[in-house]
Molecule: c-di-AMP riboswitch aptamer (ydaO/yuaA leader)
Organism: Geodermatophilaceae bacterium
RNA sequence: GCUGGGCCGCCGCCUAAUCGGCCAGAGAGGUUCCCUCGACGGCUGAACCGGGGACCCACCGUUUGUGGGGUGAAUCGGCGCUCGCGCCGUAGGGCUACAUCUUCCCAGCCCGAACCCGUCAGCUAACCCGGUAGGCGGUCGACGCGGAAGAA
Numbered sequence: 001g002c003u004g005g006g007c008c009g010c011c012g013c014c015u016a017a018u019c020g021g022c023c024a025g026a027g028a029g030g031u032u033c034c035c036u037c038g039a040c041g042g043c044u045g046a047a048c049c050g051g052g053g054a055c056c057c058a059c060c061g062u063u064u065g066u067g068g069g070g071u072g073a074a075u076c077g078g079c080g081c082u083c084g085c086g087c088c089g090u091a092g093g094g095c096u097a098c099a100u101c102u103u104c105c106c107a108g109c110c111c112g113a114a115c116c117c118g119u120c121a122g123c124u125a126a127c128c129c130g131g132u133a134g135g136c137g138g139u140c141g142a143c144g145c146g147g148a149a150g151a152a
Stems, first nucleotide, its partner, number of pairs: 010138005018046006027037004047132006057122001065119001067120001068117004076089005092111005100151006106144001
């Protein structure tokens, strides 16, 4: 000097998955008979998100049937196959920080999964129940220091 990895802090992205209060506290630090920070855990509030649930309306489907349903952008089609899956598209979705936010257009780059309920659920006021997890990037390239409208 280059490359790979780990921990802490901060910044950024997907996502509802964030912000407080109280209790407890491994551990760390300090000007050390006290103070500060504080993982994991528990309770609770706000905000956001999801499910169940009338009249009316809608629908015919189900009683093991090719059952039905939910979260999610993640659906559908074609080809191949060693029937595990692979490839090409596609409904749909995300990102592109150089004042901030929202919407639209152009361009580029990606995703287009997975899981859950358990025979059962259309919509649905009142009402009832739950979730706030997880996954990535930030020294390395050659460029979106693109366009329009609005808000504050």